[in-house]
Context: one part of a larger RNA
RNA sequence: CUGGGCGUAAAGGGCAUGCAGGCGGUUGGACAAGUAAGGUGUGAAAUACCGGGGCUUAACUUCGGGGCUGCACUUUAAACUAUCCGGCUAGAGUAUUGCAGAGGGAGACGGAAUUCCAGGUGUAGCGGUGGAAUGCGUAGAUAUCUGGAAGAACACCGGAGGCGAAGGCGGUCUCCUGGGCAAAUACUGACGCUCAGAUGCGAAAGCGUGGGGAGCAAACAGGAUUAGAUACCCUGGUAGUCCACGCUGUAAACGAUGUCGAUUAGAAGUUCGAGCAAAAGCUUGGGUUUCGUAGCAAACGCGCUAAAUCGACCGCCUGGGGAGUACGGCCGCAAGGUUAAAACUC
Numbered sequence: 001c002u003g004g005g006c007g008u009a010a011a012g013g014g015c016a017u018g019c020a021g022g023c024g025g026u027u028g029g030a031c032a033a034g035u036a037a038g039g040u041g042u043g044a045a046a047u048a049c050c051g052g053g054g055c056u057u058a059a060c061u062u063c064g065g066g067g068c069u070g071c072a073c074u075u076u077a078a079a080c081u082a083u084c085c086g087g088c089u090a091g092a093g094u095a096u097u098g099c100a101g102a103g104g105g106a107g108a109c110g111g112a113a114u115u116c117c118a119g120g121u122g123u124a125g126c127g128g129u130g131g132a133a134u135g136c137g138u139a140g141a142u143a144u145c146u147g148g149a150a151g152a153a154c155a156c157c158g159g160a161g162g163c164g165a166a167g168g169c170g171g172u173c174u175c176c177u178g179g180g181c182a183a184a185u186a187c188u189g190a191c192g193c194u195c196a197g198a199u200g201c202g203a204a205a206g207c208g209u210g211g212g213g214a215g216c217a218a219a220c221a222g223g224a225u226u227a228g229a230u231a232c233c234c235u236g237g238u239a240g241u242c243c244a245c246g247c248u249g250u251a252a253a254c255g256a257u258g259u260c261g262a263u264u265a266g267a268a269g270u271u272c273g274a275g276c277a278a279a280a281g282c283u284u285g286g287g288u289u290u291c292g293u294a295g296c297a298a299a300c301g302c303g304c305u306a307a308a309u310c311g312a313c314c315g316c317c318u319g320g321g322g323a324g325u326a327c328g329g330c331c332g333c334a335a336g337g338u339u340a341a342a343a344c345u346c
Base pairs, nucleotide, nucleotide: 003318004317005316006315007300008299012314014201015200016199017198021194022193023192025088026087027086028085029084030083033081034080035077036076037075038074039073040072041071042070049065050064051063052062053061054060091191092188093187094186095185096184097182098181099180103177104176105175106174107173108172109171110154114150115149116148117147118146119145120144121143125136126135162169163168206247207246208245209244210243211242215241216240220236221235222234223233258313259312260311261310262309263308266291267290268289269288270287271286272285273284274283275282276281295302296301319346320345321344328339329338330337331336
């Protein structure tokens, strides 16, 4: 360089925005850069190839031929690509009217439960387990009632339900704010798709500073179990979990399935619209779940939400181990992250 691939065999970047780059709807005209055809010049000789000749043959050598697929100039062609000018509305977008939603940020409020504190009643146990023990309790526990404090999470509704690009999002109300969908029109007129680098977002754990700390709970201590038990079980319990600001940048970040567009049987549910209908229901658009035709697939399975059939662009793979490691670079306070080999070995 070429090829074949990426749901589970190696392989889709965690997700998005997006510059460069690549690709790009429909129609008329212009141009002639790409493209195509002709001509001219050049493309040295030797080598190589084809046909002859000369050394006894061959190697070797010699003659002729074709070729040298290229480059430059020139004359044409104008379908396609590019460029320029003009038009269009099917892509994309804007406006209007509605709709659904745990989409995001901030603030306020609420009840249940838990723990603790104070007080009342009350007396010998409570707790815990497979069974126990550690533990708590006559300095009055557990139980029960009243009052108070604190922090965290929001039962039922709740759903294969909804929203979000992903991570993710669930009490109620208010304020600020993003996106989506439907129905009609009107408008802009290709404004589009993808995207190396870049930038932003990014669960949990972890880190820094300052708060907070009810419950839970790494570490740790004790009790059991056991041959042992640095565990599983029990009693405690500190970081942490919560808040603010900053960092970290990783996950089985999964649909293990990149994004966008087009084409290709159906059936059943569910959710959000629109139209028709008295109703049952029917039609139609967006999402979501199950089954399934063709087709695909090594099989499992996928199957209009494709893993089918095509196109555009990006990422990635190339036997196992060594190794997602070493070294170096970049990033980070650190933990570490990212980029990423080789020897050797099977």